[in-house]
Predicted 3D model of a 73-nucleotide RNA (transfer RNA) from Lachnoclostridium sp. UBA1781. It matches the Rfam family "tRNA". About the family: Transfer RNA (tRNA) molecules are approximately 80 nucleotides in length.
RNA sequence: GCACCUGUCGUCCAGUGGAUAGGACAGCGGCUUCCGAAGCCGAAGCUCGGGGGUUCGAAUCCCUUCAGGUGCG
Numbered sequence: 001g002c003a004c005c006u007g008u009c010g011u012c013c014a015g016u017g018g019a020u021a022g023g024a025c026a027g028c029g030g031c032u033u034c035c036g037a038a039g040c041c042g043a044a045g046c047u048c049g050g051g052g053g054u055u056c057g058a059a060u061c062c063c064u065u066c067a068g069g070u071g072c073g
Stems, first nucleotide, its partner, number of pairs: 001072007010025004018056001028042004049065005
């Protein structure tokens, strides 16, 4: 330098055009307990790496850019 892959709550993942973006763990509140742990219940937390475009509608498609990784030279 070229090609490809990945980037979504604190962490690990799902979601590949119709949306209030979902799950597990962690954290928070409650029940239970003499106190904890475990268990159960509840609420909160991500507008999707940044920017632009296409579309009635974009996490999802296109362009560009940033970060990480793999391969080739």